[in-house]
RNA sequence: GUCCGGUUAGUCUAGUGGUGAUGACACUGCGCUUUCAAUGCGGUAACAUGGGUUCAAAUCCCGUACCGGAUA
Numbered sequence: 001g002u003c004c005g006g007u008u009a010g011u012c013u014a015g016u017g018g019u020g021a022u023g024a025c026a027c028u029g030c031g032c033u034u035u036c037a038a039u040g041c042g043g044u045a046a047c048a049u050g051g052g053u054u055c056a057a058a059u060c061c062c063g064u065a066c067c068g069g070a071u072a
Base pairs, nucleotide, nucleotide: 001071002070003069004068005067006066007065010025011024012023018055027043028042029041030040031039048064049063050062051061052060
């Protein structure tokens, strides 16, 4: 250089065109407890980025960035 795969909360993860983007851990509020832990019920927080296609895009297409791999 060329080709292939990947990028979703602080971390891990589901989601193959249409619901309010799923769940766990972490964080946090309340309850329970003499207190803590455990446990129950809530809350905050994410689609790498720029375009395109579509009535509608995390999802399909193209570029860019980053990570990993193959090849000379």